[in-house]
RNA sequence: CAAGGCCCUGCGGGAGAGGCCGGCACGAGCCGGCGCCGAAGGCGCAACCCGCCCGGAAUCGCUCAGGCAAAAGGACCACAGGGAAAUA
Repeated sequence: CAAGGCCCUGCGGGAGAGGCCGGCACGAGCCGGCGCCGAAGGCGCAACCCGCCCGGAAUCGCUCAGGCAAAAGGACCACAGGGAAAUA
């Protein structure tokens, strides 16, 4: 002192499942009901990682939350900018 990795921001891409039934209603809204989805979050097993610590932990499972026309959101990925700490 890089690249790379990590964090933040911007921007682009981004799946799944009833625009169900009833009531109120302009309604895609509110309330109730049944059926579903999983890629915000959460929880769990443990694939895996680490090496002895009641250790960490998934795109797996659960569906509490959230969602099931559009919009919004959305794990994750690309690009750009910024930040902290190291290393060849």
Molecule: Glycine riboswitch aptamer
Organism: Chromatiales bacterium